The prediction has a mean pLDDT of 83. The RNA shown here (transfer RNA) has 73 nucleotides and comes from a Thermoplasmata archaeon. Rfam family: tRNA. Gene Ontology term of the family: triplet codon-amino acid adaptor activity.

RNA sequence: GGGCCCGUGGUCUAGUGGUUAUGACACUUCCUUGACGUGGAAGAGAUCGCAGGUUCGAUCCCUGCCGGGCCCA
Repeated sequence: GGGCCCGUGGUCUAGUGGUUAUGACACUUCCUUGACGUGGAAGAGAUCGCAGGUUCGAUCCCUGCCGGGCCCA
C1' cells in the first nucleotide's frame, strides 16, 4: 500500500429501515441475615466511533475519516 471483518451503558452483548435500543455481569437503594455473603425486589446508567449523504423516517443503507483485528504484498 491492497482486501475482508468489527466499533452499541463501566465490561461483554442482542437488535440490521419505523413503538420506550435487548440481556448478563458490575453499580445504587430496599427486603432477608447478629454481620458478611447468597437469594429476592426496585432503580440509575447509551446523543449506537466521528462527519456527510440517501430516505417521510437511519443503530441499521451509501461515502469519507478515526480506532481495533485477520489476510496478502